[in-house]
RNA sequence: GAUGAACGCUAGCGGCAGGCUUAACACAUGCAAGUCGAGGGGCAGCAGCACUUUCGGGUGGCUGGCGACCGGCGCACGGGUGCGUAACGCGUGAGUAACAUACCUAUAUCAUUGGGAUAAUCCGGGGAAACCUGGUCUAAUACCGAAUAGUUUUGGGGGGUGGCAUCAUUCCACAAAUAAAAUUACGAUGGAUAUAGAUUGGCUCGCGUAACAUUAGCUAGAUGGUAGAGUAAUGGUUUACCAUGGCGACGAUGUUUAGGGGUUCUGAGAGGAAGGUCCCCCACACUGGAACUGAGACACGGUCCAGACUCCUACGGGAGGCAGCAGUGAGGAAUAUUGGUCAAUGGUCGGAAGACUGAACCAGCCAUGCCGCGUGCAGGAAGACGAUUCUAUGGAUUGUAAACUGCUUUUGUACGGGAGCAAUAAGUGUCACGAGUGACAUGAUGAGAGUACCGUACGAAUAAGCAUCGGCUAACUCCGUGCCAGCAGCCGCGGUAAUACGGAGGAUGCGAGCGUUAUCCGGAUUUAUUGGGUUUAAAGGGUGCGUAGGUGGGCUGAUCAGUCAGUGGUGAAAUCCCGGUGCUCAACACCGGAACUGCCGUUGAAACUGUCAGUCUUGAGUAUGAACGGGGUAGGCGGAAUUCGUAGUGUAGCGGUGAAAUGCAUAGAUAUUACGAAGAACACCGAUAGCGUAGGCAGCUUACCAGGAUUAGAUACCCUGGUAGUCCACACAGUAAACGAUGAAUACUAGGUGUUUGCGAUAUACCGUAAGCGCCCGAGCGAAAGCGUUAAGUAUUCCACCUGGGGAGUACGCCGGCAACGGUGAAACUCAAAGGAAUUGACGGGGGCCCGCACAAGCGGAGGAACAUGUGGUUUAAUUCGAUGAUACGCGAGGAACCUUACCCGGGCUCGAACGGCAAAUGAAUGAUCUGGAAACAGACAGUCCUUCGGGACAUUUGUCGAGGUGCUGCAUGGUUGUCGUCAGCUCGUGCCGUGAGGUGUCGGCUUAAGUGCCAUAACGAGCGCAACCCCUAUCGUUAGUUACCAUCAGGUUAUGCUGGGGACUCUAGCGAGACUGCCACCGUAAGGUGUGAGGAAGGUGGGGAUGACGUCAAAUCAGCACGGCCCUUACGUCCGGGGCGACACACGUGUUACAAUGGGGGGGACAGCAGGCAGCGACUUGGCGACAAGGAGCGAAUCCUAUAAACCCUCUCCCAGUUCGGAUCGAAGUCUGCAACCCGACUUCGUGAAGCUGGAUUCGCUAGUAAUCGCGCAUCAGCCAUGGCGCGGUGAAUACGUUCCCGGGCCUUGUACACACCGCCCGUCAAGCCAUGGAAGCCGGGGGGACCUGAAGUCCGUAACCGUUAAGGAGCGGCCUAGGGUAAAACCGGUAACUGGGGCU
Repeated sequence: GAUGAACGCUAGCGGCAGGCUUAACACAUGCAAGUCGAGGGGCAGCAGCACUUUCGGGUGGCUGGCGACCGGCGCACGGGUGCGUAACGCGUGAGUAACAUACCUAUAUCAUUGGGAUAAUCCGGGGAAACCUGGUCUAAUACCGAAUAGUUUUGGGGGGUGGCAUCAUUCCACAAAUAAAAUUACGAUGGAUAUAGAUUGGCUCGCGUAACAUUAGCUAGAUGGUAGAGUAAUGGUUUACCAUGGCGACGAUGUUUAGGGGUUCUGAGAGGAAGGUCCCCCACACUGGAACUGAGACACGGUCCAGACUCCUACGGGAGGCAGCAGUGAGGAAUAUUGGUCAAUGGUCGGAAGACUGAACCAGCCAUGCCGCGUGCAGGAAGACGAUUCUAUGGAUUGUAAACUGCUUUUGUACGGGAGCAAUAAGUGUCACGAGUGACAUGAUGAGAGUACCGUACGAAUAAGCAUCGGCUAACUCCGUGCCAGCAGCCGCGGUAAUACGGAGGAUGCGAGCGUUAUCCGGAUUUAUUGGGUUUAAAGGGUGCGUAGGUGGGCUGAUCAGUCAGUGGUGAAAUCCCGGUGCUCAACACCGGAACUGCCGUUGAAACUGUCAGUCUUGAGUAUGAACGGGGUAGGCGGAAUUCGUAGUGUAGCGGUGAAAUGCAUAGAUAUUACGAAGAACACCGAUAGCGUAGGCAGCUUACCAGGAUUAGAUACCCUGGUAGUCCACACAGUAAACGAUGAAUACUAGGUGUUUGCGAUAUACCGUAAGCGCCCGAGCGAAAGCGUUAAGUAUUCCACCUGGGGAGUACGCCGGCAACGGUGAAACUCAAAGGAAUUGACGGGGGCCCGCACAAGCGGAGGAACAUGUGGUUUAAUUCGAUGAUACGCGAGGAACCUUACCCGGGCUCGAACGGCAAAUGAAUGAUCUGGAAACAGACAGUCCUUCGGGACAUUUGUCGAGGUGCUGCAUGGUUGUCGUCAGCUCGUGCCGUGAGGUGUCGGCUUAAGUGCCAUAACGAGCGCAACCCCUAUCGUUAGUUACCAUCAGGUUAUGCUGGGGACUCUAGCGAGACUGCCACCGUAAGGUGUGAGGAAGGUGGGGAUGACGUCAAAUCAGCACGGCCCUUACGUCCGGGGCGACACACGUGUUACAAUGGGGGGGACAGCAGGCAGCGACUUGGCGACAAGGAGCGAAUCCUAUAAACCCUCUCCCAGUUCGGAUCGAAGUCUGCAACCCGACUUCGUGAAGCUGGAUUCGCUAGUAAUCGCGCAUCAGCCAUGGCGCGGUGAAUACGUUCCCGGGCCUUGUACACACCGCCCGUCAAGCCAUGGAAGCCGGGGGGACCUGAAGUCCGUAACCGUUAAGGAGCGGCCUAGGGUAAAACCGGUAACUGGGGCU
């Protein structure tokens, strides 16, 4: 885009079309084929007339006419349907010299004379009916003789002409045969014969016209001949005889499906699909068979027979055929009225009038389609109300839309008028002439229909929906829902912010329709003729030989089959296209043209192809010579190795593996020496070398089995042994990653280089050439990778193969095979992908280079104990919440007795615990007061401010606007943080390369801590990172000098920078200097490296800190804060008391203290730095064993205090023990803080004295002022559960060969089926559910064929004693054939099935 459509929602009108696609299922009822009296005998019924009359009468064919009957013509057309049919059925073009043709036309001739019946009627008989039957009378255009006979037919004979083989045509005689019908109005109509025409048919042929080869062979009247029969006619159409043919890979036969065409839809076309309406042809008429009549039928509304079904019946018998028009039932998603009329067109009959006509013309139903019209038009902004929405005092949209004002009247309603379609018939009149024909005039007739159309009036009046809005695809927001409900054509959407679901508002599209479904074509170059492919995406046969087939070298001539051109015929009409015309337009209809791309004939052309003839040598073949080669076959030869045998030497192992064991061996192995035997295979040469069409031709290996190992297992990999095989001969199989994943042949198209064999050349050099075998590369090709004279380039010819993945190279069938198995080779079902090449990452029990306390080398720990602390788990009313590998677990918390506090229990409050605004009322505020209570709170009491008298400040209460929430979502977020990682990376601009993703730069070499730098370079530059800049520290200088310092001078003290003073030193804190591979040597192109180098306080980043690129982990945090959305609002808010966060079979992390003598204890002695201090640090004195208490100087601090640092040194003691180690736990007594130490604080003293004797697997930190060890300070804080955290100084090591390995990281490279990226992906069995399918004993069904039996009707043949007075002829009887029926067997196809096989999806 289309449809004979259907369904959903909706619906105003008209025109033109269309309307059982399913059950060729069954049909009630009515109608659809009759007509003619101008063929006939007649006359039932009707009307008229006449006569008669008893009357509801009778008689008379006399007239109009006419039922039934005889007869003629028609009924073979028209109308319906598509069962069958794969066919001369249809289409197209020929043939008929092989034929017919009623009615019609033309021409010619004829119609003489006889005869006997019969229906109706009448009289009977039978039957329920249908109907059958006997007798009598009678007519014809019914039937039958005789006559006539040409241009008819038949027979044989002769002549001419023509053709196409049989023959056609014409002429001449001869013989034989066959005709007729009348009627009449006198105008005419009809009859017979013959010829011709026209029309309509029959038959034959060429070409075209489905699928399946998993249908490959078919055929007995079958193929042909002769002779009969039959027909309108040819013909095996049929019969007899004879012959053995005929068809088939160019698809016979079989099976399945199907009416064919003009045309219709689609498409640029070529094609593909379809065949409804209209036209042509065919076939059929309940199913099957058959003939009759006739011009024509084997006959839709005829006959006979058989069958199924339905109906009637008196049970004896009968009747019927809607696939005609209506209509009914059934089936179905689905398809209409039991209408009107013969007015027109057409048909039959008739002389005509006319009759008949469900053909036809009309009307009815249905939005089924196409076309047309309408549902109003113009103005109208306060941009109204309402609705929706947003950034919400306000704006935006709906929207000029509405209201309102003016206008119009198609449509509608009412009334009035009102067609065309009608031409003419009979008849009448006039005219013409050929005298019964024509022309002209007049002249009845309308179903549709009072319709179309026209006019008048009224009044916006009577008339809009459907689908969609994520992308494709025009059109977006809100709410609801929360992987639910649902949507969906494909991709996909929905798991709490859905433009995708549902609703709403708005928008978009189309519009009396709009969507959905179904089907066809297109897009789809996705079956490729136009117009595709086959190295790797699906796809080259494993290779050759070869039949058919396809294709084929140069030149010359001929021919004209193909080809091309002209022309003739045909290609029905309708349709399509173009130009017009008519309906108001259009659809529609009509007229004309073009077209119908085809087929047949004919006349030409002769290049090309074909064919024929001739010729040529280049293709091809053959012959000869030469060279080369693992080419093949047959035969022979050789040595090494292995195994075995014999003998010798010799002794304890051998062998084997990652390590072992099985095995062999003192009966002498292995090893070694000599000799012998056997079979198989061929070292070196030996290579990107050779040969062959391909397989292949010079290397051997051990299946099965047993044992040993390995392992979770190990029907394997490893080991020990041994069988078949391997070898030879013969037979079968026929497949491989049979690969160059690249079919064969021929020709053409730049180069370079290596190699094999030949030839040219004196030549080993070099070169040329031919044929191979390789590599690199150009143009070109290719999706790219790549190919590239050995093409995957450019062309030609031929073969083979492909058409999404899976199912499946499976099933069934067939063929081959001894078998294994091979060849051929589907479908159902299922998925939305499967696949190729390349790119970037990530990953690898891949490779290379490099780094890091990563390993190694060391030192000290953890893991075992007790305790502290955090976590899990468990428990609980609650044990609030968060953090969970590294990157949670002495983490948020830098300090939970109350508070904190978020949790639990209980008691209160609801403008609320806090703050602000407004209004009203009341009261100052307030309170050290009282009562109840656990408190919050409730009640009582006391109290009465300022003032300009308006009120104000403050407080309480009430109302209101803002509250409040540690409730949820860290996966809506900001901010902040952890980690990779202080790792060296991450990017950009321009250029260049690539179809592109992307690459290059950023790679390579050297170097560095470093993408640090240098060199090289299709890259050149730049940015964020690195480094540097900043802070502390190490050295020096300078400036300054109090509270710090004290060398010199002075004073003073038991003593002390204590004092005057000093500015030197230390120190303090400002400013500077200093370090840059700068210098030297060597190495290196350079960058840079190396050195016991020099100098220097410091040397190659001096040490430490701050500083953290692009990004990753939906990493952490809504409970620090902020914030979107959601949720709670007498509670999920808030106040108070108490409890809990501190529980305790257990498990883990981080720590402390230890296990002791490098130690514990007692005594004595020495040396820091950071830091803090007024609700504070607190000297000092006194008391206490002590924690501490009572007093209390000084200090807001370089001044005073905390504050005695400890390890260390000296000395005494302990003597290896669960101890003079260790200190847990418990008891008692106290101290301090605090409202309060029960749950649940710290400290002190005395007593008690647990585990623990150095810690399994495993694991952590550290490279120098580091580890280890020792103490000191601070934050938080009333106090403290701090052994934690953050700082400070004291003492002060060991080791690093090195980068194989573990872990992490960086760069380059490689593979990849990964991309959520290896914690990836993914395979098979098993378990479960569902689905389709194969096999299968059996069961059921179907169509077809053959055999046998039977056999109706009917044609034909034969006969005929009966009929016919005789005869002609017939009844009857017999025979052939056959529809149908029956019997038995076999093949094929389908369905179903216990059980069973695999497959797909989840």